[in-house]
RNA sequence: GUCCCCAUCGUCUAGAGGCCUAGGACAUCAGGUUCUCAUCCUGGUAACAUGGGUUCGAAUCCCAUUGGGGAUG
Numbered sequence: 001g002u003c004c005c006c007a008u009c010g011u012c013u014a015g016a017g018g019c020c021u022a023g024g025a026c027a028u029c030a031g032g033u034u035c036u037c038a039u040c041c042u043g044g045u046a047a048c049a050u051g052g053g054u055u056c057g058a059a060u061c062c063c064a065u066u067g068g069g070g071a072u073g
Base pairs, nucleotide, nucleotide: 001072002071003070004069005068006067007066010026011025012024013023018056028044029043030042031041032040049065050064051063052062053061
């Protein structure tokens, strides 16, 4: 240089064009339970890397950029 893959709550992850202003687990916060802590139960906060495009509609498809990983000369 060329080609391929990946990027979603603090962390790990689901999602395959409309049922998603995005679900789950752990973590965290509040309450309940407990003499206290832990456990357990209930509830809350919290995310689509960036910029364009396609479409009636995009986390999802296309392009570019950024970052990470891999193959090859």
About this RNA
Transfer RNA from an uncultured bacterium, 73 nucleotides, folded computationally. It matches the Rfam family "tRNA". It is annotated as a transfer RNA.